[in-house]
Context: one part of a larger RNA
RNA sequence: UUGGGCGUAAAGGGUCCGCAGGUGGUCGAACAAGUCUGUUGUUAAAGAAUCUGGCUCAACUAGAUAAGGGCAAUGGAAACUGUAAGACUAGAGUGCAGUAGGGGUAGAGGGAAUUCCCAGUGUAGCGGUGAAAUGCGUAGAGAUUGGGAAGAACACCGGUGGCGAAAGCGCUCUGCUGGACUGCAACUGACACUGAGGGACGAAAGCUAGGGGAGCGAAUGGGAUUAGAUACCCCAGUAGUCCUAGCCGUAAACGAUGGAUACUAGGCGUUACGUGUAUCGACCCACGUAGUGCCGGAGCCAACGCGUUAAGUAUCCCGCCUGGGGAGUACGCACGCAAGUGUGAAACUC
Numbered sequence: 001u002u003g004g005g006c007g008u009a010a011a012g013g014g015u016c017c018g019c020a021g022g023u024g025g026u027c028g029a030a031c032a033a034g035u036c037u038g039u040u041g042u043u044a045a046a047g048a049a050u051c052u053g054g055c056u057c058a059a060c061u062a063g064a065u066a067a068g069g070g071c072a073a074u075g076g077a078a079a080c081u082g083u084a085a086g087a088c089u090a091g092a093g094u095g096c097a098g099u100a101g102g103g104g105u106a107g108a109g110g111g112a113a114u115u116c117c118c119a120g121u122g123u124a125g126c127g128g129u130g131a132a133a134u135g136c137g138u139a140g141a142g143a144u145u146g147g148g149a150a151g152a153a154c155a156c157c158g159g160u161g162g163c164g165a166a167a168g169c170g171c172u173c174u175g176c177u178g179g180a181c182u183g184c185a186a187c188u189g190a191c192a193c194u195g196a197g198g199g200a201c202g203a204a205a206g207c208u209a210g211g212g213g214a215g216c217g218a219a220u221g222g223g224a225u226u227a228g229a230u231a232c233c234c235c236a237g238u239a240g241u242c243c244u245a246g247c248c249g250u251a252a253a254c255g256a257u258g259g260a261u262a263c264u265a266g267g268c269g270u271u272a273c274g275u276g277u278a279u280c281g282a283c284c285c286a287c288g289u290a291g292u293g294c295c296g297g298a299g300c301c302a303a304c305g306c307g308u309u310a311a312g313u314a315u316c317c318c319g320c321c322u323g324g325g326g327a328g329u330a331c332g333c334a335c336g337c338a339a340g341u342g343u344g345a346a347a348c349u350c
Base pairs, nucleotide, nucleotide: 004321005320006319007304008303012318014201015200016199017198021194022193023192025088026087027086030083031082033081034080035077036076037075038074039073040072041071042070043069049065050064051063052062053061054060091191092188093187094186095184096183097182098181099180103177104176105175106174107173108172109171110154114150115149116148117147118146119145120144121143125136126135162169163168206247207246208245209244210243211242215241216240220236221235222234223233258317259316260315261314262313263312266295267294268293269292270291271290272289273288274287275286276285299306300305323350324349325348332343333342334341335340
């Protein structure tokens, strides 16, 4: 290089935006760069090919001939790619009318529970476990009633329900704000898809500074268990968990399944919108579009399984894989306050 792959065997980048690049809808003309084709030149000799000859044959060797491909010049073709101009509307976008939503962000408010504080009632236990003990309690605990404070999380609704690119998002109200879907078909007229580098976002833990600290709770201390017990169980409990500003940039960041487009039997649900039927109205029923689930046919698959939300059939673009260990290590570079992250070998060994 040709080729084979990436759900689970090695392999989809955590997600999106996007410059370059690659690829790209319909129509009729034009050009002729790619493409196809004719002719000419050249591609030394030797060698290789074909035919004929010379050594007894062959190897070897002599002569003749032909061909392909490449390059260049020149003539032609115009389907496809391309180029420059024109036109179109099915892709894409805008507009108008609606719809649903825990999408984001800022502010305000709420109740239940928990812990603590104060006061009342009240007396000897409470708590905890497999059983206990540490612990709390006559300085009045636990229980119960009233009052107060604080922080964090929002029961029921709640649903293989919704929204978001992913991470993720759930008490109520308000401001600001992003996206999606449905219907109409008014407008633009290919404006599209993908996307190396690059940029933005990115759970938890962790880091810096300042707050906050109820509950929980790495570390730590104590009590048990045990041969031991640096654990599992219990009593305490610091960082942290929360807020603000910044950093980190990783996860089984999973659907272990990159994105876009088209096509290819069905059945049963569910969410949003629309149309028809029906009705006082709503439900119901049928159909369409967009999502989200289960089952299943063809097909695919090593099997499991996937199966119009494909792992089917095709096209385009990106990322990645090439035996196990050594090793996501060493070294170098970049980033980071650090922790570390990204990139990423080899010797050796099986």
The part of an RNA shown here (small-subunit ribosomal RNA, central domain) has 350 nucleotides and comes from Scytonema sp.
Its mean pLDDT, the model's own confidence on a scale to 100, is 86.